[in-house]
RNA sequence: GGAAAGUGUACCUAGGGUUCCACAGCUCCAUAGGGAGUUGGUUCGGUCCAAGCGGUACAGGCGCAUUUGCGCUACACCAGAGGGAUAAAAGCCCAGGCGGU
Numbered sequence: 001g002g003a004a005a006g007u008g009u010a011c012c013u014a015g016g017g018u019u020c021c022a023c024a025g026c027u028c029c030a031u032a033g034g035g036a037g038u039u040g041g042u043u044c045g046g047u048c049c050a051a052g053c054g055g056u057a058c059a060g061g062c063g064c065a066u067u068u069g070c071g072c073u074a075c076a077c078c079a080g081a082g083g084g085a086u087a088a089a090a091g092c093c094c095a096g097g098c099g100g101u
Stems, first nucleotide, its partner, number of pairs: 007059006015049002020046002022043001023040007060073005075096001077100002082094003
């Protein structure tokens, strides 16, 4: 100076927006207290998305033993900008990238 590896899935959380539901405003129809349309995410909600450096579990991998076992699976500081998907956005993906320490 360079390369490889640093795993996957599920369920969640920080967080995220607005398709659907709910909620609220306005308008219309009703008057069995509802229904339809439209606007609103500057609406602390449900469905939904969701962390490499957040959590849990299972699997996978590696090592030692072989009677079905035991152990390990480390570390990860800072910070934008840009692009992408989805209805839309994000700590999602490009990306443990580029850059810096």
Predicted 3D model of a 101-nucleotide RNA (Guanidine-I riboswitch aptamer) from Desulforamulus aquiferis. The source organism's lineage runs through Bacteria, Bacillati, Bacillota, Peptococcaceae and Desulforamulus. It was read from a public genome assembly, where an Rfam model found it.